[in-house]
C1' cells in the first nucleotide's frame, strides 16, 4: 500500500411524552386514571428479481410477447446462493465473466485501402517478349552483358490501409513465391482412459475447409395466465344517468284443446347462428336467448360518495445443542414471542461510564467537541444502492 | 403505497434496425443598415446527448445499475 471475512451500529439511570396489547378502578355512556408488557433496519431504500397470499374462468392445448443462458448441487422460487470446469485480469492475496448456436437463415462493417467475405494486387519481387540508347567479341551478319520505358502474365514472402486482409514461426524448396513439402503451435475430426457432468489427460489421423458481431434479427434448451392488500371479505351510508343486446329452424318425449287432420305449452337435443365471458389473439369451455308496457338480465361510458372491521402478524419466525453435508442447506431437540400505525407512534432533557479527535500536562487525570447512512405501512427470500468505526486472516 | 413514463443548446424539439464533424427554430453575442431603437441581412459561440459502468472496431441509439422529473391508479 493491498485482498478476504465476521460481528456491531453506544450502554446504563432518572424525568417529561407518543402508538399498541393486556389487566384494574370509575363514568348511563362518551369518556378518564393506574399498573404491566413491548414498540424500527442492515439496508426499513430503489421497487430490479423471486414466491406466500387474494380476485379474475381455479388458468387446458397452442400461437405471439417476455425472462434465463457452462456443470452438479441447494431452495417454496429465483436472474439468488454454495462447490466447480473454462476463459479474462492481477507480481500476489484473490477478483470478474448475459460463459449456447456464427459449417439453419437473414444482416451489419462507416472512414481509410487494390482489396471486407467463397476477395484483391497500388508499391514491391520474379519470367517472357519489344522500343531506346550504353558496353564488350566481331569485317559484316550477329552474339552476350547491364538498364529505361511498355506490354503479358506468375507471386501473396516483404511495404501500406484498417478494429479485422482467408493459420502463426522456423527450415527446406522456388524463376520470384506460396501448406508446395517438413518440424513445433493452432484449429478439426476419431479413439483410449479419469470424472455424475461442465472438462481434463493421452495417443491417432486430416494440409487447413470453418473469419468477427446474436447486450443485430434469428435458432436451439428450458421457464413463464393476468392483476396486485388503494388485492379482496363483511356492515353501514350514498345518486344516479346515458347507450347497446334479449333473433330463429327441426327433432324427440311429456301434458293439454280436438273424433281426427292439426294447434297451444313445457323440458331435452341438434342445427344455423346472435351476443357476452375467457385481462393479447385463436382452439376449446361457460353463460344467456325468459317475458314483454313497466320492470329486469348481461356488458360498456360517465359522475357521486368512499365511513367501519376484517384481511394484519406465530412466520418458508428467531436463539441455542447435537447430527448430515466441502459447502450453500437440511433433521432432530429444547426454549422463545419479537412494532402493528392508518397524513401516520418509536421523541426529548439531563447525570454516569464506553468510544474517537483535538488542547493542556512528565504522568495521573482536566477542559472542549464529535458519533454515518438513514427510518416499518400486507408479510417474506435476494440482488443492487448508500454508509461510520472496530476485530480477524492473507499478500 | 402500487403501476407506468421520459430526460438532447438558456427554451421548444429532430435525429434510433449503431457510423464518427449531433442538427433546426427562437434567444444569446458580434457586424452591416439607422440620428438611435426594432425589424433584415451576414457571421459566430453554446452540448461529456442526466450521471456511471459494460456490449462492440466504433454508442445519444444496445444492456446492466444510479440520480431528476412527470402521470395514472380508491
Nucleotide at each position: 500500500a493491498g485482498c478476504c471475512g465476521g460481528a456491531c451500529a453506544g450502554g446504563c439511570g432518572a424525568u417529561c411524552g407518543c402508538g399498541g396489547c393486556g389487566g384494574g378502578c370509575u363514568u348511563c355512556a362518551c369518556g378518564g386514571c393506574c399498573c404491566g408488557c413491548c414498540g424500527a433496519g442492515g439496508a426499513a431504500a430503489g421497487u430490479c428479481c423471486g414466491g406466500g397470499c387474494u380476485c379474475c374462468g381455479c388458468a387446458g392445448g397452442g400461437c405471439a410477447g417476455g425472462g434465463u443462458g457452462c456443470u452438479g448441487g441447494c431452495u417454496a422460487a429465483c436472474g439468488g446462493c454454495c462447490a466447480g470446469u473454462c476463459g479474462a485480469g492481477g507480481u500476489g492475496a484473490c477478483u470478474c465473466g448475459a460463459a449456447g448456436g456464427a459449417a439453419a437463415g437473414u444482416g451489419c462493417a462507416a472512414c481509410a485501402g487494390a482489396g471486407a467475405a467463397c476477395a484483391g494486387a497500388c508499391c514491391g519481387c520474379c519470367g517472357c517478349c519489344g522500343u531506346c540508347g550504353c558496353c564488350c567479341g566481331g569485317u559484316u551478319a550477329c552474339g552476350g552483358g547491364a538498364g529505361u520505358c511498355g506490354g503479358c502474365g506468375g507471386u501473396a514472402a516483404g511495404g501500406g490501409u484498417g478494429a479485422a486482409a482467408c493459420g502463426g514461426u522456423g527450415c527446406g524448396g522456388u524463376a520470384a513465391g506460396a501448406g508446395c513439402g517438413c518440424a513445433c503451435c493452432g484449429c478439426c475430426c476419431c479413439c483410449u482412459c479419469g470424472g455424475u457432468g461442465a472438462c481434463g489427460a493421452g495417443g491417432g489421423g486430416g494440409g487447413c475447409a470453418c473469419g468477427g458481431c446474436a447486450a443485430a434479427c434469428c435458432c436451439c434448451a428450458c421457464c413463464u395466465g393476468g392483476a396486485g392488500c388503494a388485492a379482496g371479505a363483511c356492515c353501514g351510508g350514498u345518486a344516479c344517468g346515458g347507450a347497446a343486446u334479449c333473433c330463429c329452424g327441426a327433432g324427440a318425449c311429456a301434458u293439454c284443446c280436438g273424433c281426427a287432420a292439426g294447434g297451444g305449452u313445457g323440458u331435452c337435443u341438434c342445427g344455423c347462428c346472435g351476443g357476452c365471458g375467457c385481462g393479447g389473439c385463436c382452439c376449446g369451455c361457460g353463460c344467456c336467448g325468459a317475458c314483454a308496457c313497466c320492470a329486469g338480465a348481461u356488458u360498456c361510458c360517465g359522475a357521486g360518495u368512499u365511513g367501519g372491521u376484517c384481511g394484519c402478524a406465530c412466520g418458508a419466525g428467531c436463539c441455542g445443542u447435537u447430527c448430515g453435508g466441502c459447502a450453500a442447506c437440511g433433521a432432530a431437540c429444547g426454549g422463545c414471542c419479537c412494532a402493528g400505525a392508518g397524513g401516520a407512534a418509536u421523541g426529548a432533557u439531563c447525570g454516569c461510564c464506553a468510544c474517537c479527535g483535538g488542547c493542556g500536562g512528565c504522568a495521573a487525570c482536566g477542559c472542549c467537541g464529535g458519533a454515518a447512512c438513514a427510518g416499518a405501512a400486507c408479510c417474506c427470500g435476494g440482488c443492487u444502492u448508500a454508509c461510520g468505526g472496530c476485530c480477524g486472516g492473507c499478500u | 403505497g402500487c403501476g407506468c413514463c421520459c430526460g438532447u443548446a438558456g427554451c421548444u424539439c429532430a435525429g434510433u434496425a449503431g457510423g464518427a464533424u449531433a442538427g433546426a427554430g427562437c434567444g444569446g453575442c458580434g457586424g452591416u443598415u439607422u440620428c438611435c431603437u426594432a425589424a433584415a441581412c451576414c457571421g459566430c459561440a453554446g452540448g461529456u446527448c442526466a450521471c456511471a459502468g459494460g456490449u462492440u472496431c466504433g454508442a445519444a441509439u444496445c444492456c446492466u445499475g444510479u440520480c431528476g422529473g412527470g402521470c395514472g391508479u380508491a